[in-house]
RNA sequence: GUAGCGGGAGAGACCACUAAGUGGCGCCGAAGGAGUAAUUAACAGAGCUAGCCCCUCUGUUGCGAACCUCUCAGGCAACAGGACCGUUGC
Numbered sequence: 001g002u003a004g005c006g007g008g009a010g011a012g013a014c015c016a017c018u019a020a021g022u023g024g025c026g027c028c029g030a031a032g033g034a035g036u037a038a039u040u041a042a043c044a045g046a047g048c049u050a051g052c053c054c055c056u057c058u059g060u061u062g063c064g065a066a067c068c069u070c071u072c073a074g075g076c077a078a079c080a081g082g083a084c085c086g087u088u089g090c
Stems, first nucleotide, its partner, number of pairs: 001090007012025001014024004026076003032072001033070003040062008
């Protein structure tokens, strides 16, 4: 990383049409996705220095995690899905 098994939350089983479902409004965050800290790298400027390097500070850009945020997707009875946890195999 992958497969099986077990556990697994939140939010209207709202309204209209309707066979499934679709639309509207109101909501949820734990598939996925996106944003982001510290740290770190590069560059520029300033300070220091006879001068350069080093060092320090400031700024810009890049890398950069989350169950933090967004709500695009997804979800809001059951079924299904489900981050994560345990276990077994490869």
This is a predicted structure of a 90-nucleotide RNA (Glycine riboswitch aptamer) from uncultured Gudongella sp.
The coordinates come from a structure-prediction model, not an experiment, and the mean pLDDT is 80.
The source organism's lineage runs through Bacteria, Bacillati, Tissierellia, Tissierellales and Gudongella.
Rfam family: Glycine riboswitch aptamer. Rfam describes the family as follows. This family represents the bacterial glycine riboswitch.